The part of an RNA shown here (large-subunit ribosomal RNA, domain II) has 680 nucleotides and comes from Spumella sp. NIES-1846. Its mean pLDDT, the model's own confidence on a scale to 100, is 83.
Context: one part of a larger RNA
RNA sequence: UCCGACGACUUAUAGAUAGUGGCUGAUUAAGAUAGCGAUAUCAUAGUCAUAGUGAAAGCGAGCUUGAAGAAAGCGUUAGUCACUAUUUAUAGACCCGAACCCGCUUGAUCUAACCAUGACCAGGAUGAAAUUUUAUUAUAUUUUAAUGGAGGUCCGAACCGACUAAUGUUGAAAAAUUAGCGGAUGAGUUGUGGUUAGUGGUGAAAUGCCAAUCGAAAGCGGAGCUAGCUGGUUCUCCAUGAAAUGUAUUUAGGUGCAGCGUUUAGUGUUAUAAUAUAGGGGUAAAGCACUGUUUUGUUAUAGGGGCUAAUUCUAUUGGUACUAAAGCGAGGCAAACUCUGAAUACUAUAUGUAUAACUAAACAGUAAGACUAUGAGGGAUAAGCUUCAUAGUCAAGAGGGAAACAGCCCAGAUCACCAGAUAAGGCCCCAAAAUAAUUACUAAGUGAUAAAGGUAGUGGAAAGGCUUAAACAAUCAGGAGGUUUGCUUAGAAGCAGCAAUCCUUUAAAAAGUGCGUAAUAGCUUACUGAUUUAGCCAUUCUGCGCCGAAAAUUUAUGGGACUAAGUAAUUUGCCGAAGCUGUGAGAUAUAGUAAUAUUAUAUCGGUAAUGGAGCGUUCCAUAUUAGAUUGAAGUAUUAACGAAAGUGAAUAUUGACGAAAUGGAAGUGAGAAUGUCGGA
Numbered sequence: 001u002c003c004g005a006c007g008a009c010u011u012a013u014a015g016a017u018a019g020u021g022g023c024u025g026a027u028u029a030a031g032a033u034a035g036c037g038a039u040a041u042c043a044u045a046g047u048c049a050u051a052g053u054g055a056a057a058g059c060g061a062g063c064u065u066g067a068a069g070a071a072a073g074c075g076u077u078a079g080u081c082a083c084u085a086u087u088u089a090u091a092g093a094c095c096c097g098a099a100c101c102c103g104c105u106u107g108a109u110c111u112a113a114c115c116a117u118g119a120c121c122a123g124g125a126u127g128a129a130a131u132u133u134u135a136u137u138a139u140a141u142u143u144u145a146a147u148g149g150a151g152g153u154c155c156g157a158a159c160c161g162a163c164u165a166a167u168g169u170u171g172a173a174a175a176a177u178u179a180g181c182g183g184a185u186g187a188g189u190u191g192u193g194g195u196u197a198g199u200g201g202u203g204a205a206a207u208g209c210c211a212a213u214c215g216a217a218a219g220c221g222g223a224g225c226u227a228g229c230u231g232g233u234u235c236u237c238c239a240u241g242a243a244a245u246g247u248a249u250u251u252a253g254g255u256g257c258a259g260c261g262u263u264u265a266g267u268g269u270u271a272u273a274a275u276a277u278a279g280g281g282g283u284a285a286a287g288c289a290c291u292g293u294u295u296u297g298u299u300a301u302a303g304g305g306g307c308u309a310a311u312u313c314u315a316u317u318g319g320u321a322c323u324a325a326a327g328c329g330a331g332g333c334a335a336a337c338u339c340u341g342a343a344u345a346c347u348a349u350a351u352g353u354a355u356a357a358c359u360a361a362a363c364a365g366u367a368a369g370a371c372u373a374u375g376a377g378g379g380a381u382a383a384g385c386u387u388c389a390u391a392g393u394c395a396a397g398a399g400g401g402a403a404a405c406a407g408c409c410c411a412g413a414u415c416a417c418c419a420g421a422u423a424a425g426g427c428c429c430c431a432a433a434a435u436a437a438u439u440a441c442u443a444a445g446u447g448a449u450a451a452a453g454g455u456a457g458u459g460g461a462a463a464g465g466c467u468u469a470a471a472c473a474a475u476c477a478g479g480a481g482g483u484u485u486g487c488u489u490a491g492a493a494g495c496a497g498c499a500a501u502c503c504u505u506u507a508a509a510a511a512g513u514g515c516g517u518a519a520u521a522g523c524u525u526a527c528u529g530a531u532u533u534a535g536c537c538a539u540u541c542u543g544c545g546c547c548g549a550a551a552a553u554u555u556a557u558g559g560g561a562c563u564a565a566g567u568a569a570u571u572u573g574c575c576g577a578a579g580c581u582g583u584g585a586g587a588u589a590u591a592g593u594a595a596u597a598u599u600a601u602a603u604c605g606g607u608a609a610u611g612g613a614g615c616g617u618u619c620c621a622u623a624u625u626a627g628a629u630u631g632a633a634g635u636a637u638u639a640a641c642g643a644a645a646g647u648g649a650a651u652a653u654u655g656a657c658g659a660a661a662u663g664g665a666a667g668u669g670a671g672a673a674u675g676u677c678g679g680a
């Protein structure tokens, strides 16, 4: 991992509700009698009902409160006993699952400490005290050489330990092996026997050790502890069908009540879409009349300090750049501004459709929501972010489209069909349908990602100017004289700078547009003529482009490829879904009916959940059933039937039991529980 078997809503008692049945008041319990038993007959104690109301005395179809003939509250009769189903309570109460807590016992053959009694420590080294001796001294002292054999002394086996590394890690071993390592006469090691016990012992103390178990041993019991937690919970079909919200909570992953669902009964248009009419409002917008905020101008004879002039003689009057309240004009802003003010929404009335709505009872589940669009708060007008509101989809929704893609677009799957017409979206090939039509644009593979900014890319529109008296561009020629204008300057001659910017000759030519020189010179422009020739110049708005444009596996509109098969607009066809239609079949509800025949109308996606109808398994009764060695049950295979669970048959195997039907009772259905046991 697979296969097989086993494996989870039970039982009792007491309530509640519904259904069915008995009786009309219902009914017995314990117990007794009879019987093998099932059961039958007694047993009338009790329970419920038959009258309520009041705290009660009490009164009574009424009672109570009350001064009350008021007013209000409760009441003015249908039940009861069984059975079945659902549900509640109490019990282990659908099943499996703790860590713990408590009680009673068993453990010191492991290990910790201690007690008693025994045992053990190769060899080597060092050489304390003390004693003797030599020298010295008055003595003491000091000193020499011996003897001696001390020590939690040294080196190092046994023995005890366990510092390092490798191996080992389903090991040779539930802690070892190998190579080194520490202690090794001591607080040493060790044998045997004994003592201390779990709210405890022991501990040179690590929460260590107390039999591979230790922040409280092990065994049994309380015990099926409890688990607002996790996992699991077994056949089929049909009908309906949610919630992820409000509120409260030692509450936030739980629960109570409400909301939303189901079933039954009742009320019957009461509910609601839509339309019409009538309402109040202070949102969007808008505005500045208030409250605030804000830009600018004006007024200047409010005021301010500074400078200054005049008059008079120290104060006025005036001027002035600046500042500048209030006012006035113009222009803005506001969730906590409003002189104004919608659309929606909401309320009411009328009309008004669907098995709508409401009421009662019983039974739930839900109370982690997600994204999209719109209106807002938080955040950074960030987030596949977060918190509300309104709507949709998903959740619980399949099908078609968006390449793929819960939440986007279209559309809501009863079943069958090799039928039709459509939606969104598409129609060159992959790939069903236009290589369709018309008019433009784009040249960038733009299409097929992005901004400020840039763009003599190109299309369209508008208005303006020049132009055959020749424009714009190009080419040829001229572009002069007074004069080197004056000043300034070393110089200043069109061209460092300042001032002025005239006159003349002319077709035209600046007291000079730009280079250039030290200053001149030189080139050039304006301006003019000629040549040539028909459009030229600058501006505004706008369509499509271009640049701006760098990312990590591989080029990437889904790919091929496309100059349309791109973009804008218009037109006609076609394709395209489980939607709609067609044909056939079924189910549910309502109407109608004697009828579940026939018919009509509507409906039949579905998680949690509720309701309904069935299939199958084991056993019991009918029952010593039918059947069965001319082959039961079981097993294997197979092409039959049924809407499903399933049913029937045939063949093979096998060898003794055993259907169907009508009822009844349950150890009644497995794929999941790190399920249990067995096997491979």
Stems, first nucleotide, its partner, number of pairs: 001680006011091013025048003031042004052059002062074004094232002097229001101222006112196009121186001123155003126151001130147003135142001159183003163180005198214001200210003207216001235614006245258005259366002261363007270356001274351006285340001286338002291334003295330004303323002306320006369394010399410003414585004419581002425575003428560003434572001436571006447562001453547003457544006464537003474531005480504003485499003510525001514523002586604006615669001617666006627657001634653005640647002
NCBI's taxonomy places the organism under Eukaryota, Chrysophyceae, Chromulinales, Chromulinaceae, Spumella. Its Rfam family is "Bacterial large subunit ribosomal RNA". Gene Ontology terms of the family: structural constituent of ribosome and ribosome.